[in-house]
RNA sequence: UCUGAAACACGGCAAACUCGCUGAAAAGCGACGACGCAAAGUCUCCGGUCCUACAGGCAAUAACGCCUCAGGAUAGCGGGAUUACCAGA
Numbered sequence: 001u002c003u004g005a006a007a008c009a010c011g012g013c014a015a016a017c018u019c020g021c022u023g024a025a026a027a028g029c030g031a032c033g034a035c036g037c038a039a040a041g042u043c044u045c046c047g048g049u050c051c052u053a054c055a056g057g058c059a060a061u062a063a064c065g066c067c068u069c070a071g072g073a074u075a076g077c078g079g080g081a082u083u084a085c086c087a088g089a
Stems, first nucleotide, its partner, number of pairs: 001089004012037002018031005035076001041082003045079003048074005055068004
């Protein structure tokens, strides 16, 4: 540097559900709990997906709705960057 996984060793992370908190929401954090994961460690640079409170426009004429910009979320949706245990080459 490359390759590999439940082969060895130490182990690690923690889906859904439920409860509490934050948030307009998606969702996040904590506790419980394990569906799974060789990067399910970290980072929104690219694509995808999700949300819509603010702003603008259309419609309507209390609200509700639709579109655009923008913002936010997802790293356990991929790509990419970066760091890393063991074993082998």

A computed fold for an 89-nucleotide RNA from a Burkholderiales bacterium, annotated as c-di-GMP-I riboswitch aptamer. Model confidence (mean pLDDT): 81 of 100. The sequence was found by an Rfam model in a public genome assembly.